[in-house]
This is a predicted structure of a 90-nucleotide RNA (c-di-GMP-I riboswitch aptamer) from a soil metagenome. Its mean pLDDT, the model's own confidence on a scale to 100, is 83. The RNAcentral record of the sequence draws on MGnify.
RNA sequence: AAAUGGCAAACCCGGGGUGACCCGGGGACGCAAAGCCACGGGACUCGCGCGACGGUCACGUCCGAACGUCGAGUUAGCCGGGCUGCCGAA
Numbered sequence: 001a002a003a004u005g006g007c008a009a010a011c012c013c014g015g016g017g018u019g020a021c022c023c024g025g026g027g028a029c030g031c032a033a034a035g036c037c038a039c040g041g042g043a044c045u046c047g048c049g050c051g052a053c054g055g056u057c058a059c060g061u062c063c064g065a066a067c068g069u070c071g072a073g074u075u076a077g078c079c080g081g082g083c084u085g086c087c088g089a090a
Base pairs, nucleotide, nucleotide: 006031007030011026012025013024014023015022016021029077035083036082037081039080040079041078042075043074044073045072046071047070049069050068051067053064054063055062
């Protein structure tokens, strides 16, 4: 190279979760590790805990959620890293 095969995005249906998202079925945009692992970075979610901010106000609360931070998570089909692995002619 070739061949046999594999996985399955969006979307739809059913189920789980507050949520990100996950699981099963259908479905294929893609994938040579799109097999596995949250170790580093990123993105996202929740608590809105803390800070700051806005509103309220009986001046201590209460409410809000764009931002930072912390905690708990999600993502391996965002990137890096680690582990494992099929075929393989000239």